Transfer RNA from Candidatus Diapherotrites archaeon CG11_big_fil_rev_8_21_14_0_20_37_9, 75 nucleotides, folded computationally. Rfam family: tRNA.
């Protein structure tokens, strides 16, 4: 220096290929409140995210460029 995979709630993921149905699903956590004598279990709400920027598009986590961080292979 070139190449090849990746980055999504607090944490694991799904969702990209093939753009819309999604207010971005889904488990664990966390908060409330039911329920229990209290805790646990459960049972109901609720918190919470597309690494930056820029382009196409009516519309972008999804698809193009550049950057950034993490793997990895080659010189």
């Nucleotide at each position: 220096g070139c190449c090849c995979c990746g980055a999504u709630c607090g944490u694991c993921u799904a969702g990209c290929c093939c753009g819309g149905u999604c207010a971005a699903g889904g488990a664990c956590g966390c908060u409330a409140c039911c329920u229990u004598c209290u805790c646990a279990c459960g049972g109901u709400a609720g918190c919470g995210a597309c690494g930056g920027g820029g382009g196409u598009u009516c519309g972008a986590a999804u698809c193009c460029c550049c950057c950034u961080c993490g793997g990895g292979g080659c010189a």